[in-house]
RNA sequence: UGUCUGUUUCAGGGCGAGGUGUAAUUCCUCACUGGUAGUGAUGUGCGAAGGAGCAAUAAGUCUACGAGCCGAAAGGCCGAUCUGGUUAGAAUCCAGAACCAACGGUAUAGUCCGGAUGAAAGAAAUUAGCA
Numbered sequence: 001u002g003u004c005u006g007u008u009u010c011a012g013g014g015c016g017a018g019g020u021g022u023a024a025u026u027c028c029u030c031a032c033u034g035g036u037a038g039u040g041a042u043g044u045g046c047g048a049a050g051g052a053g054c055a056a057u058a059a060g061u062c063u064a065c066g067a068g069c070c071g072a073a074a075g076g077c078c079g080a081u082c083u084g085g086u087u088a089g090a091a092u093c094c095a096g097a098a099c100c101a102a103c104g105g106u107a108u109a110g111u112c113c114g115g116a117u118g119a120a121a122g123a124a125a126u127u128a129g130c131a
Base pairs, nucleotide, nucleotide: 001131002130003129006126007125008124009123010122016030017029018028019027031111032110033101034100035065036064037063038062044055045054046053060099061098068077069076070075081097082096083095084094085093103114104113105112
């Protein structure tokens, strides 16, 4: 360093203003939020140029997963992006304009309350063995 065993810890954000109304953080106008892994620029910072090296970052809408929903189970279902620019190369960068967001409750909820002091993709630390 790789692989593998166990343990521990961690592991989701967001309604502010105005309007209507008996009543809305639920409707209307504006506002606000974005789990995990992968892909992708070879870019960025430090390194006196270049190189080695080190460090941080990099997709809500591309792929997969978790979560969620249905089911006794096996299993099934499951949201949304374009245009222009840069480049050898961009659905990821830059600019602009869009769009999406489980279930139950309640005046119709991505943002409130509840299942949930839950579960979990996965991350980190540690640990026995093997190479």

Predicted 3D model of a 131-nucleotide RNA (FMN riboswitch aptamer (RFN element)) from Eubacterium limosum. RNAcentral records the identical sequence in 2 taxa. RNAcentral holds the sequence, with entries from Rfam and Ribocentre. The model forms 100% of the base pairs in the Rfam consensus.